[in-house]
Molecule: transfer RNA
Organism: Candidatus Nomurabacteria bacterium
RNA sequence: CGCGGGAUAGAGAAGUGGUAUCUCGAAAGGCUCAUAACCUUUAGGCGCUUGUUCGAUUCAAGCUCCCGCAA
Numbered sequence: 001c002g003c004g005g006g007a008u009a010g011a012g013a014a015g016u017g018g019u020a021u022c023u024c025g026a027a028a029g030g031c032u033c034a035u036a037a038c039c040u041u042u043a044g045g046c047g048c049u050u051g052u053u054c055g056a057u058u059c060a061a062g063c064u065c066c067c068g069c070a071a
Base pairs, nucleotide, nucleotide: 002069003068004067005066006065007064010024011023012022013021018054026042027041028040029039030038047063048062049061050060051059
């Protein structure tokens, strides 16, 4: 240099064009004599730049980074 896969909340994952979801974690409240467990609520996220589209996490192009294959 060539080929393939990946980047989504603090961690791990789902989501193939129309409300961004789940588990754990964090904060607040409830329950309890108290803690744990349990219940309720809240905050927090689509790698970057363009394009297509009424509308993009999703489709296309380029870039950055990570993993693998081949050499």